[in-house]
């Protein structure tokens, strides 16, 4: 200088699941009970890949290097998955996805 990637911010869309139930309470709201949803956040994991350790070929022997593996162990995505946490009328949140702006950096 400067992203099509990244971080933030405005703004438009944004889903599921009892307005169950007992208590204290003016609604809200807490405490508990039974049942339920995934789209804040968080947890997990396949193939590949890395190592190690077994085994194998190579004229013998050791190292390195190649091949194999129903071994270990490590790194490894999701909108999948758990439901810890949220959350189950409105609202408020809310992944993501549009459009505007904004800020550092990657590469050249």
């Nucleotide at each position: 200088u400067g992203a099509u990637g990244c971080g933030c911010g405005a703004u438009g869309a944004g889903a599921g699941a009892g307005a169950c139930u007992u208590c204290g309470g003016a609604u809200u709201c807490g405490a508990g009970g039974c049942g339920c949803c995934g789209a804040a956040g968080g947890g997990g994991c396949a193939a590949g890949c890395c190592g190690a350790c077994a085994g194998g070929a190579c004229g013998a022997c050791c190292c390195a290097g190649c091949c194999u593996g129903u071994u270990c162990g490590g790194u490894g995505a999701c909108a999948c998955u758990c439901u810890c946490a949220g959350g189950c009328a409105a609202a408020a949140g809310g992944a993501u996805c549009g459009u505007c702006g904004c800020g550092a950096u990657a590469c050249g």